[in-house]
Context: one part of a larger RNA
Molecule: large-subunit ribosomal RNA, domain VI
Organism: Fusibacter bizertensis
Formats: sequence, C1' cells, structure tokens
RNA sequence: CGUAGGAAAUUUGAGAGGAGCUGUCCUUAGUACGAGAGGACCGGGAUGGACAAACCGCUGGUGGAUCAGUUGUCAUGCCAAUGGCACAGCUGAGUAGCUAAGUUUGGAAGGGAUAAGCGCUGAAGGCAUCUAAGCGCGAAGCCCCCCUCAAGAUGAGAUUUCCCAUCCAGAAAUGGAGUAAGACCCCAUGAAGAUAAUGUGGUAAUAGGCCUGAGGUGUAAGUGCAGUAAUGUAUUCAGCUGACAGGUACUAAUAGGUCGAGGA
Repeated sequence: CGUAGGAAAUUUGAGAGGAGCUGUCCUUAGUACGAGAGGACCGGGAUGGACAAACCGCUGGUGGAUCAGUUGUCAUGCCAAUGGCACAGCUGAGUAGCUAAGUUUGGAAGGGAUAAGCGCUGAAGGCAUCUAAGCGCGAAGCCCCCCUCAAGAUGAGAUUUCCCAUCCAGAAAUGGAGUAAGACCCCAUGAAGAUAAUGUGGUAAUAGGCCUGAGGUGUAAGUGCAGUAAUGUAUUCAGCUGACAGGUACUAAUAGGUCGAGGA
C1' cells in the first nucleotide's frame, strides 16, 4: 500500500515445512518343516539404541551484587567489628534463571490408489492364457491420517462483536476538518528481545521499596559464664540473604499529545 467504510477478536485451509529409523528378548513353539542337525512364517507382549521435541519436580552442572570459613596487606585513631586489594585472593556450599548427563513424550495404528509380483473371469485363437473388455490382492515407497506455519491464497475467504451516518468547500467526483469505536506516541516493564517486533500495565500490583514467607548459608554482633589464653558455651536451628511466592500504593507509570469512519 492492497484486501471498496473504520475497528477488535476468533477462525477455514489453497499451499509449504517437519516427522518417517531400528536392535534384542519372551511367547506362539522346540510347534510347522526336516532322517537328523537344525528350526520358522503368521500373531501377541516386553525392553533397548540412535534421533527429535518439551520441561526443570528428581539427579547434577553453572550460578562474578547469596552465605560461611580463611591467608597476606592497607584503611576505618586503637581493641573488637568491618571495608578495599591480592585470578572471583583462596576454599566450602548454593536460590532463581539457563541447562544435560536428568525427566517426560514421539515414530504407531488406520484409510485410499498403486509398483514388482500373485490371481479371478475371459476371448482374439472351439483348447490354453492375469488382459485385449472387465474385476481383485499387494510395499519402510505415493496420497491422507500426526505436528508446525499459513488469506499478499491480489482467487486477498469466513464468523462474532463494536463505531456511526458530523461539519466545511464543491454541480459532482473529490478534497479538507474535528471526532467515534479503536490504535499509537510517551511512560513502568516481562519467563519477549541485539534493535525493532511482541506480552502485561499506566491509578493500577507494571517495576522498585517495604512486610510475610519459600529456598540458601549454617548458629551473627553484643553481652554473660568457663578458661592465664587460644577458645568454648548460653542468648541462638541464630544472623544475613540476587533473581522465587503472596501481600501492601510508600516511590515511579503524572500530565499530555498524535492518528483514526462518513461507506465509489
């Protein structure tokens, strides 16, 4: 820009893409078959490999603004308590998120038309013949079925709901204006993201703060007591705590602006 008014949702599916793999074991059955050795088709069940998708409850990884321990040194006047630097100083753990080695799921089943092949009926050609007319069966393959995208499918589809028939110029076509439903700018932001797009919200739980929890770390500081002291112990499963959950308008989303039909 188009989809002959303007919007917001929900859709149909022309078409396109994806997937499509396979082992072993049990049973049927030591049956059919075979002198024996050996050893099935068909059918039923179990369990794997590789591949793919989703997810983080479990097992783990990571987790550089979480917690603790600790060395050297500098600083906060000193003690104590802290902070900086030293590869994140080193070490032990670890929430959210992201993850695989973790978990779950998938290939199936079914239908249609067929290939090779196997047939029925059957002449030409009194027989025979699957073929000439006609009719069947038949594959991991083809078309559906399963998953995803999809009406710029210009062949531009469908359904539902909302907005309305204003004003100016013009003979009209048409042009212009302010609006409606609605949308955007702007702002607070996200399990969305390079940006853009997209989702939520803009007076409300959108983000921050605060409160209460979860989870993490592992029993803070101060003080008392014991000990000459290092230290231990009680207060104290304490104290601290990024992303998690719920709540709460304390802070910031204020205010404002722009666009947007009149139905050939």